This is a predicted structure of a 92-nucleotide RNA (c-di-GMP-I riboswitch aptamer) from Paenisporosarcina quisquiliarum.
Its mean pLDDT, the model's own confidence on a scale to 100, is 81.
[in-house]
Parts: sequence; C1' cells; structure tokens
RNA sequence: AAUUGAAAAAGGCAAACCAUAGUGAAACUGUGGAACGCAAAGCCAAUGACCAAAACAUUUAAGCAUUACAUGGAUGGCAGCCGGUUGCCACA
Repeated sequence: AAUUGAAAAAGGCAAACCAUAGUGAAACUGUGGAACGCAAAGCCAAUGACCAAAACAUUUAAGCAUUACAUGGAUGGCAGCCGGUUGCCACA
C1' cells in the first nucleotide's frame, strides 16, 4: 500500500412507529423520542431503477357549466436499491 472483515477494540449512523414543523398538493425532508439493522446505513442526483403528480397536455365517459378516470413528459424526491467517490481499525 492492496485484499479481506473476525467470538477484536475505540467509536459512528439510525429503520418501523409516535409527536411536531414545511410560503410541501404529494412523494419526501427537518427536529425530538425510539432501535430494525448497517463495514461505509459517510458524501455525490447529469448512471440506471423506483416514488409523487398540485399545475400542464392528451384520450375516454357523462354532458354543454364542468366533473371523473387513465396516460404522458416537464418538475420534485429518493443513495438504508444499483452505481460513483472518500474514509476508521486491524485477527488474517
């Protein structure tokens, strides 16, 4: 330095759920509690996948005022899904 991650050590993060907030529609995010778990559950959203659909566009139906369902991309989100990248320790 690299691989690897143990009947090791020092530590770290924090799922579901609850409360609360968002010039949120929602997905989701922050804060506090709580720990399912995680060798990167640190960071990165212009890799892919996935999630949302208020507004917008289009189709269909009812019907002439508009409403409802579905589809779509812009837009938004998500890395504790894949991916990229940096890093603690050291049995071997």